[in-house]
Context: one part of a larger RNA
RNA sequence: CUGGGCGUAAAGCGUGCGUAGGCUGUUUUGUAAGUCAGAAGUGAAAGCCCAGGGCUUAACCUUGGAAUUGCUUUUGAAACUACAAGACUUGAAUUCGGGAGAGGAUAGCGGAAUUGUCAGUGUAGCAGUGAAAUGCGUAGAUAUUGACAGGAACACCAGUGGCGCAAGCGGCUAUCUGGACCGACAUUGACGCUGAGGCACGAAAGCGUGGGGAGCAAACAGGAUUAGAUACCCUGGUAGUCCACGCCGUAAACGAUGUGAGUUUGUCGCUGGGAAGCUUGGCUUUUCGGUGACGCAGCUAACGCGUUAAACUCACCGCCUGGGAAGUACGGCCGCGAGGUUAAAACUC
Numbered sequence: 001c002u003g004g005g006c007g008u009a010a011a012g013c014g015u016g017c018g019u020a021g022g023c024u025g026u027u028u029u030g031u032a033a034g035u036c037a038g039a040a041g042u043g044a045a046a047g048c049c050c051a052g053g054g055c056u057u058a059a060c061c062u063u064g065g066a067a068u069u070g071c072u073u074u075u076g077a078a079a080c081u082a083c084a085a086g087a088c089u090u091g092a093a094u095u096c097g098g099g100a101g102a103g104g105a106u107a108g109c110g111g112a113a114u115u116g117u118c119a120g121u122g123u124a125g126c127a128g129u130g131a132a133a134u135g136c137g138u139a140g141a142u143a144u145u146g147a148c149a150g151g152a153a154c155a156c157c158a159g160u161g162g163c164g165c166a167a168g169c170g171g172c173u174a175u176c177u178g179g180a181c182c183g184a185c186a187u188u189g190a191c192g193c194u195g196a197g198g199c200a201c202g203a204a205a206g207c208g209u210g211g212g213g214a215g216c217a218a219a220c221a222g223g224a225u226u227a228g229a230u231a232c233c234c235u236g237g238u239a240g241u242c243c244a245c246g247c248c249g250u251a252a253a254c255g256a257u258g259u260g261a262g263u264u265u266g267u268c269g270c271u272g273g274g275a276a277g278c279u280u281g282g283c284u285u286u287u288c289g290g291u292g293a294c295g296c297a298g299c300u301a302a303c304g305c306g307u308u309a310a311a312c313u314c315a316c317c318g319c320c321u322g323g324g325a326a327g328u329a330c331g332g333c334c335g336c337g338a339g340g341u342u343a344a345a346a347c348u349c
Base pairs, nucleotide, nucleotide: 004320005319006318007303008302012317014201015200016199017198021194022193023192025088026087027086028085029084030083031082033081034080035077036076037075038074039073040072041071042070049065050064051063052062053061054060091191092188093187094186095184096183097182098181103177104176105175106174107173108172109171110154115149116148117147118146119145120144121143125136126135162169163168206247207246208245209244210243211242215241216240220236221235222234223233258316259315260314261313262312263311266294267293268292269291270290271289272288273287274286275285276284277283278282298305299304322349323348324347331342332341333340334339
C1' cells in the first nucleotide's frame, strides 16, 4: 500500500464557520474528454509459456506460435460520468402569520442569609470534636432587639423540564439581539453536503494591569490524631474565587458514540406548535419538532445499541496499527510565563 477498524479492547479533532478539494436532485437536446467496440502502426533480440525438430537422453541448441496486460493514430457508439444550452420542484433558501424558551449582551432594582460596625437588654460562658485542644469571652462574648455598611450567590417554583454549536445558561424589570419550531398561500430554482489548511468561540485553574474583597479557601501558622502525620479532623488564614480589559487554549471538553442524507415493526411518558371531532371542564384521534424509558428485526466479542442506532446504505472529513520508553527528546510554531501544539528514535519486553 491493500485490507480491517474507531461506545467500553488502539482509534471521532472540545465546538462551530468556512477556502481549496471530494461528492452532488428530476428532465430535454447537443458535444464526445473519461468510458466501450473495431482497425492500423509500434511494443528489438534473447529469456518466460505452448507446439514441433537436433545432439543415444537430459541439461543444451534450434524452428514456429503465443504473450508483451502498454502507447500512438483512426473509424464508430452515446447508457453512465463530464462539459454546453434549456426546463422543473421534491433538496436548500426567502417571504408572511404565530406561539415557547435559565439563548446572548448592557443597565437598573429586590428580598432572605453570612460577616462586620454602632446602640439597647443581659451574664458567664461560647465555639469546636469521636474525645479534646488551639481559638473567642468579665476591656462584657455567645444569645436577643434595632439601625447601618459591604460583597457574593439567587431558597421555594425546579422537572431523565427548557434553551444553546460546544463550553455553558436559573431572583425581577427594561433595552438591544441570535437561533430553532409550527402553520400558510407565494417566491428563487440545485443556490446543496462535507471540509485538508485557515478563522472564530472555548469550563476550571493560571498570568498581566487596575479595582473589589462578605463568605469560602490552595499556600502558610497553630491545635489534635499517630510510631511518624509535611494528611484526613479542628481554630485561624493569604493568593484566588467577584468586576473591567488583555492573555492562556487545556479537561473523564463524555453520549468516552464526527457531520449530513435516505430506508427500516412497536408500546408508554415529558415538552413546543398545528389540525379534526366531541358528552367543547377539557378529553379523544391525528400530524410536525424536541427530549426520555422499554423493547421487533438487525447489529455486537460480550455488555448492550435499537427510527435520537452501535440496524441497512451513501457522501466527505478526522483518527488507529503490540506494551514500555512517551504524548517524552530534538527541531519548528504559539505564549509574558506556566506551558501548549506538532512529534520521533535508541533501547527493552
Overview: The prediction has a mean pLDDT of 89. Predicted 3D model of a 349-nucleotide part of an RNA (small-subunit ribosomal RNA, central domain) from an uncultured bacterium. Its Rfam family is "Bacterial small subunit ribosomal RNA". Its family is annotated with ribosome and structural constituent of ribosome in the Gene Ontology. The full RNA is in RNAcentral, with records from ENA, Greengenes and SILVA.